């Protein structure tokens, strides 16, 4: 050189004309116009998973229901989805990748096969009995089914076999050691089918979601009629059910009557006149600590925001990239906020850095 | 914007861990008839796609596409 393999970064720039949205000034106020300022992403996407916030009077007890299950950590947040790491298993010559995980307890199930799916003998073996067929009894070592047939493989041993005994080996409990743990590891115990459900064991959730939710504002009949109730209590109050707790004078059915939307929430919040305090999982940088996810402390800053939706077009130039001897041509991906924010996940045109792996070649 | 299905032959539906994936109507070939139809054989599926879990997957789990519906 080539070929991967895991991690990080970035997501073009400059100039002009002409626009868009919002906020400041000048104003009493609005409205036009001018100046200045500010204006998408790493995924704004998927809405997978959790958190902030907000309501339910507080979110209390039992039960059911879901959920989540290798260790240790980090976190606002036990995130099936964050970090490092065990352990089996596939993949891949590597360097890596992808999976899957409580139980070794108890219950139930297991289609075709197959005597048999674990209280199991069909064929074979072996032992009694019997002249033969046979009939009773041992046996999981062979056969053949199968994902699984009494751990696997080789020996001793037996009537014939069997962890009945040994010797490796692949699991499990014990016990030392070594790790914070998951585990590794070495002795010692013959303990040792496979798969899925259910239980069980520990931990976990109260439920609704910005269309939540505050607020001002239209509009209005308490026509009328039936029922049931008024503190011996209808009825109600988002929890699946039940207790508990609040609330309670009106409530359920006919018949009817009237309607308009806007503002916040939401672009940091809260005190104050103001200067400027003070709170944020806030956001930028930088030191320290940690393998990491992340943590501490220090300076600095506060920063899109709309409601059919701005954040953009157009022109030259310059940069990268492929195509060409050249001149020059042709590309430039994914995709566009909607309450914030973390993770994951999908999409994607390129370009940089760093580690590390297998192959040539060259010293 | 939030939230729930759903995708199975050409169309309409079943099946929800063990099938040879089934039912109607259709289509295609064949028989039957002088011919058509009826009527009989017969044929006609990658279970939207990519993984993954099991011994086994249309069923179960995950990500995508793709359609419907509800809420104002």
């Nucleotide at each position: 050189g080539a070929a991967g393999a895991g991690g990080c970064g970035c997501u073009g720039c400059c100039u002009g004309u002409c626009g868009c949205u919002g906020g400041c000034u000048u104003g009493a106020a609005a409205g036009a116009c001018a100046g200045c300022c500010a204006g998408a992403g790493g995924a704004a996407a998927g809405u997978c998973c959790g958190g902030g916030c907000a309501g339910c009077a507080c979110a209390a007890g039992g039960c059911a229901u879901c959920c989540c299950g290798c260790u240790u950590c980090c976190u606002a947040a036990u995130a099936u989805a964050g970090a490092a790491g065990u352990a089996g298993u596939c993949c891949g010559c590597g360097a890596g990748g992808g999976u899957u995980a409580g139980u070794c307890g108890g219950u139930g199930c297991a289609g075709a096969a197959g005597a048999a799916a674990a209280c199991a003998a069909c064929c074979g073996c072996c032992c009694a009995c019997a002249g033969c067929c046979g009939u009773g009894g041992g046996u999981a070592a062979g056969g053949g089914u199968g994902a699984g047939a009494a751990g696997g493989u080789g020996g001793g041993g037996c009537a014939a076999g069997a962890g009945c005994c040994c010797a490796c080996c692949a699991g499990g409990a014990c016990u030392g050691u070594g790790g914070u743990g998951a585990c590794a590891u070495a002795g010692u115990c013959g303990c040792u089918g496979u798969g899925c459900a259910c239980u069980c064991c520990g931990g976990g959730a109260g439920c609704u979601g910005a269309a939540a939710g505050u607020u001002c504002g239209c509009g209005u009949a308490u026509a009328c009629c039936g029922g049931c109730g008024c503190u011996u209590g209808a009825g109600g109050g988002u929890c699946g059910c039940c207790u508990g707790c609040c609330c309670g004078a009106g409530c359920c059915g006919g018949a009817g009557g009237g309607u308009a939307g806007a503002a916040c929430g939401a672009g940091g919040c809260a005190a104050g006149u103001a200067a400027u305090u003070g709170c944020g999982a806030g956001c930028c940088a930088g030191u320290c600590g940690g393998c990491g996810a992340c943590g501490a402390c220090u300076g600095g800053u506060c920063u899109g925001g709309a409601u059919a939706a701005a954040u953009g077009a157009c022109a030259g130039g310059c940069u990268c990239u492929c195509c060409g001897c050249a001149a020059g041509g042709a590309g430039u991906a994914c995709a566009g906020a909607a309450c914030c924010c973390g993770g994951c996940u999908u999409a994607c045109a390129g370009c940089g850095c760093c580690u590390c792996u297998u192959c040539g070649c060259u010293u | 914007u939030u939230c729930a299905g759903a995708a199975u032959g050409g169309u309409g539906c079943a099946g929800c861990g063990g099938a040879a994936a089934g039912c109607a109507c259709g289509c295609g070939a064949g028989a039957c008839u002088c011919a058509u139809a009826c009527u009989c054989u017969u044929g006609u599926a990658u279970c939207g796609c990519a993984g993954g879990u099991u011994c086994g997957a249309a069923u179960c789990c995950u990500g995508c596409u793709u359609c419907u519906g509800a809420a104002u």